This is a predicted structure of a 160-nucleotide RNA (glmS glucosamine-6-phosphate activated ribozyme aptamer) from a Clostridia bacterium.
Rfam family: glmS glucosamine-6-phosphate activated ribozyme aptamer. On this family, see Jansen et al., Nat Struct Mol Biol 2006: "Backbone and nucleobase contacts to glucosamine-6-phosphate in the glmS ribozyme".
The sequence was found by an Rfam model in a public genome assembly.
The organism belongs to Clostridia, within Bacteria.
The coordinates come from a structure-prediction model, not an experiment, and the mean pLDDT is 80.

[in-house]
RNA sequence: AGCUCGAACGAAGCGCCAGGGCUCGCGCGGCUCGCGCGAGUCGACGAGGCGGGGACUGAUCGAACCGUUCGGCGGAUGGUCCCCCGGCCGGCCACGGUCGUGAGCCCCAAGCCCGAAAUCCGGCGAGCGAUCGCCGGGACAGGGGCCGGGCAGGUGGCGG
Numbered sequence: 001a002g003c004u005c006g007a008a009c010g011a012a013g014c015g016c017c018a019g020g021g022c023u024c025g026c027g028c029g030g031c032u033c034g035c036g037c038g039a040g041u042c043g044a045c046g047a048g049g050c051g052g053g054g055a056c057u058g059a060u061c062g063a064a065c066c067g068u069u070c071g072g073c074g075g076a077u078g079g080u081c082c083c084c085c086g087g088c089c090g091g092c093c094a095c096g097g098u099c100g101u102g103a104g105c106c107c108c109a110a111g112c113c114c115g116a117a118a119u120c121c122g123g124c125g126a127g128c129g130a131u132c133g134c135c136g137g138g139a140c141a142g143g144g145g146c147c148g149g150g151c152a153g154g155u156g157g158c159g160g
Stems, first nucleotide, its partner, number of pairs: 014074004019070001020042010045062003051084007085100005091158005104151004111146004120137007
């Protein structure tokens, strides 16, 4: 070094790196470069998202770039089905339907309002460097709201 055990901290565009790109060092060569070894570095920008359990699956939205946000591993609040719980569909019950606690589905022309971070620009710091951290500036989404439209709001029983 590795392995095992324990503790603390730490997560969801989150964690990690052995392919690959790049940097540095050493060595070799056919020496503007290439190869080998070692070390390092890059390897997802925000928004959004959890009723309980099981199985299967393997996860929403846009921004940037158009070189890698590629590739790989792990994870994740995603999706479908079943059961349970819960909301709604007339006061109650059962079933059915549809959803998930902001608890029906679909659409939304036009107008107005709200709306991110990185990318970009300027600057500071660390590092031989690739890169990394921080500060400041100006924007730009999906989407949401206002205003609307369509469809469905059921079956049986009890009671009134």